[in-house]
Source information
Model confidence (mean pLDDT): 84 of 100. A computed fold for a 733-nucleotide part of an RNA from a Nitrososphaerota archaeon, annotated as large-subunit ribosomal RNA, domain II. Its Rfam family is "Archaeal large subunit ribosomal RNA". The literature on the family includes a 2001 paper in Science by Yusupov et al., "Crystal structure of the ribosome at 5.5 A resolution".

Context: one part of a larger RNA
RNA sequence: GCCGGGGAGUUCACACACGUGGCGAGCCUAAGCGCUUUAAGCGCGGAGGCGCAGGGAAACCGAUUGCCCGCACCAGCUUUCUAAGCUGGGAGGGGCACAGUCCGAAAAGGGCUGGUAGUCACGUGUGUGAGACUAGAAACCAGGCGAUCUAGCCCUGGGUAGGGCGAAGCCGGGCGAAAGCCUGGUGGAGGCCCGAAAGGGGUGCUGACGUGCAACUCGCUCCCUUGACCUGGGGCUAGGGGCUAAAAACCAAUCUAGCCUGGUGAUAGCUAGUUCCCCCCGAAGUGAGUUGCAGCUCAGCCUCAGGGGAGGAUGCUAAGGGGGUAGAGCACCGAUAGGAAGGAAAGGGUCCGAUGAGGGCCCGCCUUCCUUUCGAACUCCGAAUCCCUUAGCUCCGUAGAUCCUGGGAGUGGGGCAUAGGGGGUAAGCUCCUAUGCCGAGAGGGGAACAACCCAGACCAGGGUUAAGGCCCCUAAAUGUUGGCUAAGUGGCAAACUAAAGGGCGUCUCCAACCAUAGACAGCGGGGAGGUGGGCAUAGAAGCUGCCAACCUCUAAGGAGUGCGUAACAGCUCACCCGCCGAGGUUGGAGGCCCCGAAAAUUGACGGGCCUAAGCCAACUGCCGAAACCCUGGACCAUGAAGCAAAAAGCUUCAUGGUGGUAGGGGGGCGUAGCGGUCGGGUAGAAGUCGGGUCGUGAGAUCCGAUGGACCGACCGCUAAUGCAGAUCCCGGU
Numbered sequence: 001g002c003c004g005g006g007g008a009g010u011u012c013a014c015a016c017a018c019g020u021g022g023c024g025a026g027c028c029u030a031a032g033c034g035c036u037u038u039a040a041g042c043g044c045g046g047a048g049g050c051g052c053a054g055g056g057a058a059a060c061c062g063a064u065u066g067c068c069c070g071c072a073c074c075a076g077c078u079u080u081c082u083a084a085g086c087u088g089g090g091a092g093g094g095g096c097a098c099a100g101u102c103c104g105a106a107a108a109g110g111g112c113u114g115g116u117a118g119u120c121a122c123g124u125g126u127g128u129g130a131g132a133c134u135a136g137a138a139a140c141c142a143g144g145c146g147a148u149c150u151a152g153c154c155c156u157g158g159g160u161a162g163g164g165c166g167a168a169g170c171c172g173g174g175c176g177a178a179a180g181c182c183u184g185g186u187g188g189a190g191g192c193c194c195g196a197a198a199g200g201g202g203u204g205c206u207g208a209c210g211u212g213c214a215a216c217u218c219g220c221u222c223c224c225u226u227g228a229c230c231u232g233g234g235g236c237u238a239g240g241g242g243c244u245a246a247a248a249a250c251c252a253a254u255c256u257a258g259c260c261u262g263g264u265g266a267u268a269g270c271u272a273g274u275u276c277c278c279c280c281c282g283a284a285g286u287g288a289g290u291u292g293c294a295g296c297u298c299a300g301c302c303u304c305a306g307g308g309g310a311g312g313a314u315g316c317u318a319a320g321g322g323g324g325u326a327g328a329g330c331a332c333c334g335a336u337a338g339g340a341a342g343g344a345a346a347g348g349g350u351c352c353g354a355u356g357a358g359g360g361c362c363c364g365c366c367u368u369c370c371u372u373u374c375g376a377a378c379u380c381c382g383a384a385u386c387c388c389u390u391a392g393c394u395c396c397g398u399a400g401a402u403c404c405u406g407g408g409a410g411u412g413g414g415g416c417a418u419a420g421g422g423g424g425u426a427a428g429c430u431c432c433u434a435u436g437c438c439g440a441g442a443g444g445g446g447a448a449c450a451a452c453c454c455a456g457a458c459c460a461g462g463g464u465u466a467a468g469g470c471c472c473c474u475a476a477a478u479g480u481u482g483g484c485u486a487a488g489u490g491g492c493a494a495a496c497u498a499a500a501g502g503g504c505g506u507c508u509c510c511a512a513c514c515a516u517a518g519a520c521a522g523c524g525g526g527g528a529g530g531u532g533g534g535c536a537u538a539g540a541a542g543c544u545g546c547c548a549a550c551c552u553c554u555a556a557g558g559a560g561u562g563c564g565u566a567a568c569a570g571c572u573c574a575c576c577c578g579c580c581g582a583g584g585u586u587g588g589a590g591g592c593c594c595c596g597a598a599a600a601u602u603g604a605c606g607g608g609c610c611u612a613a614g615c616c617a618a619c620u621g622c623c624g625a626a627a628c629c630c631u632g633g634a635c636c637a638u639g640a641a642g643c644a645a646a647a648a649g650c651u652u653c654a655u656g657g658u659g660g661u662a663g664g665g666g667g668g669c670g671u672a673g674c675g676g677u678c679g680g681g682u683a684g685a686a687g688u689c690g691g692g693u694c695g696u697g698a699g700a701u702c703c704g705a706u707g708g709a710c711c712g713a714c715c716g717c718u719a720a721u722g723c724a725g726a727u728c729c730c731g732g733u
Stems, first nucleotide, its partner, number of pairs: 001733006011130013026050003032044004054061002064097001066096004073089007098114006133273004140263006151237009160227001162194003165190001169186007199224003204220002207218002239255001241251002276668006286299005300411002302408006311396003315393008327381001328379002333375003337371007347363006414438010443454003458633007468623003471608003477620001479619006490610002501595003505592010522579005528552003533547004558573001562571002634658010669722001671719010687706008
């Protein structure tokens, strides 16, 4: 792990509510007693309880049928004749009026109450008290048991290979006046030394082992080994106590308070579990309070029952109102770039002046104006949405809504997306608002994927579509038309990235200019004279620097664009001509593409692969879900008709509905026993195994085999009544 068995909302009292029944202005007995076949039961027992009147702390005082409306319903009448209308009555219900009492000075104002329904029993639900659905602490207290382990101490015994060092004392010799010193021996001290002796310990490998040889062992290494040494036997100290060379160590594999039993079913706002079926509805993670934040109470949201009897509304349109957001703007407030004008008592710099007085200029400052940019706490403006009211439409509602009362809850950890915000560098972050979804929602799509897209699943069959797709995996187009991309860019709705900045990549568009009087590019030729312009300079001749930048010949040619020379020379450009023969140059905008572009096992468009099977635009088909449609069936609610009439029953039809966690409500199945009625069984009961059939299901029934003696149905009652889970308990495997 599996299998079998066991295993968790019970019982009593009291209270509240509902249901059923008895009696009813009354209802009921309790303890106890009597009778009885001692069993079931029948009778007595009125003590006492609840009710019949309330108000008031109390003293005390002490209550309605007078009028109206009107639902259901009943009766009558009318009608376009089967659905309405009218009239009358109208239980229950509502309104007005009135009354009782209390506060009060009060005829004021108000509180509670009044035109009668209770009570007893049983059943169910819930609450409270009890162990109170089951299991689970860490602990606390009491009384006992322990020092055969271990700590300390006491008594009495035992053990300690071998080797080394060589204290005091003593002796000899020497020296000294002496105290004493030196030297050689002797001697044998020591919490002395070595030690792989015994014995004790337990340092390192952080070795082995780590379901072990072992709930602390094994190996090597290491420490002590005449001592505060090791050790046998006997004894003493006991749980807030002992003992402790002190580690909160040890006190029987247990110690920051031992173990056993009891209080004890301690308590647990925490955790786990909590057993058969079907049907109807179906939440909340919010507000307030809380020694409150893992809990609870009240409200909100769910459910069920009753009351009541006509309106209700989240939608659309219109009208009338409200507002100051998005945006925009700078008219106010505040910020902000440049300029102009004016001002100026005080600032800074600089110049003149004498180092002054004073003055000039610039910057700064103030005001105004023009242009420029911004603001949650700015507004001259100002939407869309939104909110309120009214009207119309629509929807819901007499098949009974909104509403009111009562019984039962659960919830009070939420999350994600989109939009708008506060905090934060940011976050799968945090705090709000609005909506949707998940939670409690299956199905299809998104490769996979609570929340995204489509769409709300009663059952079965058939069809059509949605999102998304249609080369293969893989259902459906290797579809059509026109463009773009050459980067495998891409093959992405978002989540699940890519930026600033760049690109003679390529396509499209716009503007300006040049061009058959020949443009642009290329090639050929010219590219001159005054003059080597003047000056500086060793030199300066177009080309080191400064100044000036003319005139002539011309088709055109700068007192020179670059290279070059020491300076010249030389090459070239501008400019002109020729050859050529049709577009060219520049700027701007857009599309796709490229660079920017780095991560750790080989690797991701889901994959294969694709030059379309990529991207943009358009079109036609098809595929594709539990959606939608059709057919059949089941159940629920409501209504109608018929039958039956005791009914909540049966049949048919119509309309609407049937996802669902916590949770509320309804109806059933099965197990055990008891009462009553009726049955089965040796011609084979229960049980077991195999099979058929029926039921939405829990389950039921029949047949065969086995088995060998009891068992069942119906109507009721009672419960130690249903298991997959609790690291559940016991047994087996």